[in-house]
Context: one part of a larger RNA
RNA sequence: GGAUGAAGGUUGGCGGCAUGCUUAACACAUGCAAGUCGGACGGGAAAUAUGGAAAAGGGUGUUUCUAGUGGUGGACGGGUGAGUAACGCGUAAGAACCUGCCCUUGGGAGGGGAACAACAGCUGAAAACGGCUGCAAAUAUCCCGUAGGCUGAGGAGCAAAAGGAGGAAUACGCCCGAGGAAGGGCUUGCGUCUGAUUAGCUAGUUGGUGAGGAAAUAUCUUACCAAGGCGAUAAUCAGUAGCUGGUCUGAGAGGAUGAUUAUCCACAUUGGGACUAAGACACCGCCCAGACUCCUACGGGAGGUAGCAGUGGGGAAUUUUCCUCAAUGGGCGAAAUCCUGACGGAGCAAUGCCGCAUGGAGGUAUAAGGCCCACGAGUCCUGAACUUCUUUUCCCGAAGAAGAAGCAAUAACGGUAUAUAGGGAAUAAGCAUUGGCUAACUCUGUGCCAGCAGCCACGGUAAUAUAGAGGAUACAAGCGUUAUCA
Numbered sequence: 001g002g003a004u005g006a007a008g009g010u011u012g013g014c015g016g017c018a019u020g021c022u023u024a025a026c027a028c029a030u031g032c033a034a035g036u037c038g039g040a041c042g043g044g045a046a047a048u049a050u051g052g053a054a055a056a057g058g059g060u061g062u063u064u065c066u067a068g069u070g071g072u073g074g075a076c077g078g079g080u081g082a083g084u085a086a087c088g089c090g091u092a093a094g095a096a097c098c099u100g101c102c103c104u105u106g107g108g109a110g111g112g113g114a115a116c117a118a119c120a121g122c123u124g125a126a127a128a129c130g131g132c133u134g135c136a137a138a139u140a141u142c143c144c145g146u147a148g149g150c151u152g153a154g155g156a157g158c159a160a161a162a163g164g165a166g167g168a169a170u171a172c173g174c175c176c177g178a179g180g181a182a183g184g185g186c187u188u189g190c191g192u193c194u195g196a197u198u199a200g201c202u203a204g205u206u207g208g209u210g211a212g213g214a215a216a217u218a219u220c221u222u223a224c225c226a227a228g229g230c231g232a233u234a235a236u237c238a239g240u241a242g243c244u245g246g247u248c249u250g251a252g253a254g255g256a257u258g259a260u261u262a263u264c265c266a267c268a269u270u271g272g273g274a275c276u277a278a279g280a281c282a283c284c285g286c287c288c289a290g291a292c293u294c295c296u297a298c299g300g301g302a303g304g305u306a307g308c309a310g311u312g313g314g315g316a317a318u319u320u321u322c323c324u325c326a327a328u329g330g331g332c333g334a335a336a337u338c339c340u341g342a343c344g345g346a347g348c349a350a351u352g353c354c355g356c357a358u359g360g361a362g363g364u365a366u367a368a369g370g371c372c373c374a375c376g377a378g379u380c381c382u383g384a385a386c387u388u389c390u391u392u393u394c395c396c397g398a399a400g401a402a403g404a405a406g407c408a409a410u411a412a413c414g415g416u417a418u419a420u421a422g423g424g425a426a427u428a429a430g431c432a433u434u435g436g437c438u439a440a441c442u443c444u445g446u447g448c449c450a451g452c453a454g455c456c457a458c459g460g461u462a463a464u465a466u467a468g469a470g471g472a473u474a475c476a477a478g479c480g481u482u483a484u485c486a
Base pairs, nucleotide, nucleotide: 002485003484004483006482007481009479010478013356014355015354016353017352018351019349020348021314026312027311028310030309031308032307035072036071037070040069041068043066044065045064046063047062048061049060050059079267080266081265088192089191090190091189092188093187094186097184098183099182102180103179104178105177106176107175108174110144111143112142113141119134120133121132122131123130124129149158150157151156163172165170193239194238195237200230201229202228205227206226207225208224209223210222211221212220242264244262245261246257247256248255249254269290270289271288272287273286292303293302294301295300320346322345323344328342329340330339331338359389360388361387362386369380370379371378394423395422397420399418403413430475432473433472434471435456436455437454441470442469443468444467445466451458
């Protein structure tokens, strides 16, 4: 000299683009962050229309809303790095597998039945939440039949379906196969920090047979048999740590690092467990146990921000309880919609990088004033004043986007960016250094004191090294200090 998710001191005009709890995976008030479908289903509520007229009750049609049954999604998206030294990750291969939605393709959908919610009645409980009886729909569910599938050497055996919309054409769904795409599970070679002041480790351990289990391979599980397997090419144990593409530095080789962003992995108050599902052993699902917090009528219940904001705490230290679904993307739906703290934006912070400005030209009696002085002078200094010009910024008006996707409509940002009229040099400079390294020197105070200091060192009465002043030098909306890396 370079670098940083930086911090503290001091100063601070604007814009663009990024970044912003590195510590307590500490505890959390409040709000929001995953719903959707009435074109699957039976109810319920409201509005409105309804013979020549009015009232009551009913029917029918249309529209809107929806607690429940049902479907699908909730396994994505978002967060964090505690654990993990491991087939976890990276890379290169492999065989014994699964796959909802999507694409291509071959077939099919026949006939019957019984219920459970909602609802009604009765009733328990402080609450959370229930109990009994009755009604009763479906793309919910069961039985029979059928099958180019599965099992089996063969005979043979086993397994399916659903409709809704429309006047119709039709397109959308449903069931069984085959192939694909994309995704996932599994196995293996190689690579992946420190310690030998850790040298032996291992009994489901290593292999085989039978049985079980799984989507699948497998000691994955179990019974029996054998006694193996790993290890100075570092096993085991201990410590530390998410891995990588990358990032910083360096001519390179290397060294350090893994914030943001992208992939993979792991986790969701702590520990354990399964259910449902194509997929979870599931962050805003369930069950059990522990700790903690809250409610309670003491019988019992409720909760989990490592989602977005926000609070307390810890800390040198890290932002708003903001706007919108307009765009991109996701879920559901035939669609219009609806939902989306993903995302898009705004706000805060010189935290970083980049750009711009703080004026330009002329102007000597070299004015006043400061400093210095050999008292002649020198210097701050064309600097100011003064004259003239300009208006980036700034103030104030009137216009005003693209981003919207091939009819139209739809913009949070935002009256923003931008262009433009008017005004007036107006609103805008600091910080560190000045003995050598290292660019930049004098005076005064102090007197080994006070102090300085990165190293050498300085200071004991003429200190260019301390403190102040004047001058100078470097960088500049920053500057220097501290910490860390090369």

Model confidence (mean pLDDT): 84 of 100. A computed fold for a 486-nucleotide part of an RNA from Capsicum rhomboideum, annotated as small-subunit ribosomal RNA, 5' domain. Its Rfam family is "Bacterial small subunit ribosomal RNA". Taxonomically the source falls in Capsicum (Eukaryota, Embryophyta, Tracheophyta, lamiids). The full RNA is in RNAcentral, with records from SILVA.